[in-house]
Context: one part of a larger RNA
RNA sequence: ACCGGCGACUUAUAGGAAGUGGCAAGGUUAAAGGUCUAAGGCCUGAAGCCCGAGCGAAAGCAAGUCUGAAAUAAGGCCAAAAAGUCACUUUUUAUAGACCCGAACCUGAGUGAUCUAACCAUGACCAGGAUGAAGCUUGGGUAAAACCAAGUGGAGGUCCGAACCGACUGAUGUUGAAAAAUCAGCGGAUGAGUUGUGGUUAGGGGUGAAAUGCCAAUCGAACUCAGAGCUAGCUGGAUCUCCUCGAAAUGCGUUGAGGCGCAGCGGUUGUCGAUGGGCUUUUAAGGGGUAAAGCACUGUUUCGAUGCGGGCUGUGAAAGCGGUACCAAAUCGUUGCAAACUAAGAAUACUUGAGAUGCUUUCCGACAACCAGUGAGACGGUGGGGGAUAAGCUUCAUCGUCGAGAGGGAAACAGCCCAGAUCAUCAGCUAAGGCCCCUAAAUAACGGCUAAGUGGGAAAGGAGGUGAAAAUGCUCAGACAACCAGGAGGUUUGCUUAGAAGCAGCCACCCUUUAAAGAGUGCGUAAUAGCUCACUGGUUAAGCGUUUUUGCGCCGAAAAUGCCCGGGACUAAGUCGUUUGCCGAAGCUAUGGGAUCUCUCUAAUUUGAGGGAUCGGUAGAGGAGCGUUCCGCUUUAGGGUGAAGCGUCAUCGUAAGAAGACGUGGACGAAGCGGAAGUGAGAAUGUCGGU
Numbered sequence: 001a002c003c004g005g006c007g008a009c010u011u012a013u014a015g016g017a018a019g020u021g022g023c024a025a026g027g028u029u030a031a032a033g034g035u036c037u038a039a040g041g042c043c044u045g046a047a048g049c050c051c052g053a054g055c056g057a058a059a060g061c062a063a064g065u066c067u068g069a070a071a072u073a074a075g076g077c078c079a080a081a082a083a084g085u086c087a088c089u090u091u092u093u094a095u096a097g098a099c100c101c102g103a104a105c106c107u108g109a110g111u112g113a114u115c116u117a118a119c120c121a122u123g124a125c126c127a128g129g130a131u132g133a134a135g136c137u138u139g140g141g142u143a144a145a146a147c148c149a150a151g152u153g154g155a156g157g158u159c160c161g162a163a164c165c166g167a168c169u170g171a172u173g174u175u176g177a178a179a180a181a182u183c184a185g186c187g188g189a190u191g192a193g194u195u196g197u198g199g200u201u202a203g204g205g206g207u208g209a210a211a212u213g214c215c216a217a218u219c220g221a222a223c224u225c226a227g228a229g230c231u232a233g234c235u236g237g238a239u240c241u242c243c244u245c246g247a248a249a250u251g252c253g254u255u256g257a258g259g260c261g262c263a264g265c266g267g268u269u270g271u272c273g274a275u276g277g278g279c280u281u282u283u284a285a286g287g288g289g290u291a292a293a294g295c296a297c298u299g300u301u302u303c304g305a306u307g308c309g310g311g312c313u314g315u316g317a318a319a320g321c322g323g324u325a326c327c328a329a330a331u332c333g334u335u336g337c338a339a340a341c342u343a344a345g346a347a348u349a350c351u352u353g354a355g356a357u358g359c360u361u362u363c364c365g366a367c368a369a370c371c372a373g374u375g376a377g378a379c380g381g382u383g384g385g386g387g388a389u390a391a392g393c394u395u396c397a398u399c400g401u402c403g404a405g406a407g408g409g410a411a412a413c414a415g416c417c418c419a420g421a422u423c424a425u426c427a428g429c430u431a432a433g434g435c436c437c438c439u440a441a442a443u444a445a446c447g448g449c450u451a452a453g454u455g456g457g458a459a460a461g462g463a464g465g466u467g468a469a470a471a472u473g474c475u476c477a478g479a480c481a482a483c484c485a486g487g488a489g490g491u492u493u494g495c496u497u498a499g500a501a502g503c504a505g506c507c508a509c510c511c512u513u514u515a516a517a518g519a520g521u522g523c524g525u526a527a528u529a530g531c532u533c534a535c536u537g538g539u540u541a542a543g544c545g546u547u548u549u550u551g552c553g554c555c556g557a558a559a560a561u562g563c564c565c566g567g568g569a570c571u572a573a574g575u576c577g578u579u580u581g582c583c584g585a586a587g588c589u590a591u592g593g594g595a596u597c598u599c600u601c602u603a604a605u606u607u608g609a610g611g612g613a614u615c616g617g618u619a620g621a622g623g624a625g626c627g628u629u630c631c632g633c634u635u636u637a638g639g640g641u642g643a644a645g646c647g648u649c650a651u652c653g654u655a656a657g658a659a660g661a662c663g664u665g666g667a668c669g670a671a672g673c674g675g676a677a678g679u680g681a682g683a684a685u686g687u688c689g690g691u
Base pairs, nucleotide, nucleotide: 001691002690003689004688005687006686011096012095013094014093015092016091017090018089019088020087021086022085023084026050027049028048032044033043034042035041036040054061055060064077065076066075067074099237100236102234106227107226108225109224110223111222117201118200119199120198121197122196123195124194125193126191128160129159130158131156135152136151137150138149139148140147164188165187166186168185169184170183171182172181203219205215206214207213212221240625241624242623243622244621245620250263251262252261253260254259264374265373266371267370268369269368270367271366272365273364276363277360278359279358280356281355282354283353284352285351286350293342294341298338299337300336303333304332305331306330309327310326311324312323313322314321315320377402378401379400380399381398382397383396384395385394386393407418408417409416422593423592424591425590427589428588429587433583434582435581436568437567438566442580444579445578446577447576448575449574455570461555462554465552466551467550468549469548470547471546472545473544474543482539483538484537485536486535488512489511490510494506495505518533522531523530594615595614596613597612598611599610600609601608626680628677629676630675631674632673633672638668645664646663647662648661649660651658652657
């Protein structure tokens, strides 16, 4: 891992509700007793309980009663409107282990020091080598000592190094040879040394050269059994079928936030409401203070005018009198801004009323009872807050989808677009989206645009890309461009300057000759010179220039595998506009079948026919069934002329399933109507067995 077996809402008691049954103004027995064919049946047994009358705190009164000093006042509750009770079944609640499995812990009583820690008693062990303390002896030395030298001697938590004890490094090993080792090195090795045997200390404890270490592979409190099925607002798991309806992820509260309670939203049953509800459409009446707007208010803000007050400054002995290209209150004009500004103010939305239209199985609403689940939501559109007008971000409001929704489209893609799957069909029509090939359907039509593979990723900004529109100027009396020619004189204007001659700089910018020519557009010189331009004539010959708006393109454009069309490929098969077809879904239709609810007719408890609507579905509610084991009827039908079980084949039913034939098997055992449950397996790191 697979296969097979086992494996989870039980039982009791007490309540609530629904259903069924008995009796009914009543219903019912409990303990106990009697009796019989004795786990049981029948009979006796109203003690008690519920109901039949309520009100009041109560005494109490009573179809009434309480409040009140009292009332015939007023108000509260009750009656007048009358059904209960006892069983059984289902469901739910409470109490119990209470659907099953699962802690870490806590407590009690015991068992452990054959591992290990420390200690006690008694034993054992440490190759070899090195170093050479004290003391002593001899000699020297001294007045005597001290002292010196040589020898002797053999000390030491001394040195080197086996056994022995340890464990610093690396490698191997890591389903190991081994639940801590092996190999190569390493530390101690006469000591606080190592070790044998026997003993002592025990868990709220011991022991500890102290690491929370060790106390039998277990240690921030050992192990075993018991309390104990501890508890688990937590995780996991929870077994047959079909039919109907079908949520929530919100509000408030919570030692509350992944849990609960109440409400909201779902289901089932019943009662009431056609002046009910919903959709479509018309209309009327409301309140508003949002969007936009505005600046009277509250604030903020631009410029101008005026200039309170201040600064600076003149004058004066001071008081004061003046000046001001400074700041500036307030007022006026002017330009803006605001969630916490509004004199004014929408669209929607909301509330209420009326009418119409058609549709509508009451679909709708209210009330009552019972049973829930939900209370982590996600994305998208719109309006906001937070954030950076970041986030597949966060938090509200509102709508949608997913959640609980399959199908078609978006290459793939819960939340986007289309569309809501009762079943069958090798039929048709459409939606979104598509129609060159992959790939169903146009190599469709007409008119434009694009040349960038733009299409098929991006900004500020940039550009004689190209199309369209508008305005304006010049132009056969010849424009624009090109070419030929001229482009002069006063004058080197004046100033400045070393110089300044059109051309460093400053002021001025005139006059003349002219077809035209600036006191000069640029280059240039030390300054001149030189080249050129404006401007003019000629040659040529038909459009040229400027500005604005707009369509489609271009650049801007650098990232790590090769990649932003799904691919091939495409100059349309790109793009804009117009048009006609077609394809395309579980949508709609067609044909046939089924189910639910309802209506009509028939029938009259039942049935049959027809019409209408409906039939996606998680949590969840409700309904109807299938099957297993055992029991009753049952001393059943059947069965060695072959039961159950198992295998194969084929049949029936909407399903769970059912019956049949053949084979195997070798002794039990089907159906029907009822009853009772150890009643259905794929999941629980389930459990046992097998492979």
Large-subunit ribosomal RNA, domain II from Scherffelia dubia, 691 nucleotides, folded computationally.
RNAcentral holds the full RNA, with entries from ENA.
The coordinates come from a structure-prediction model, not an experiment, and the mean pLDDT is 83.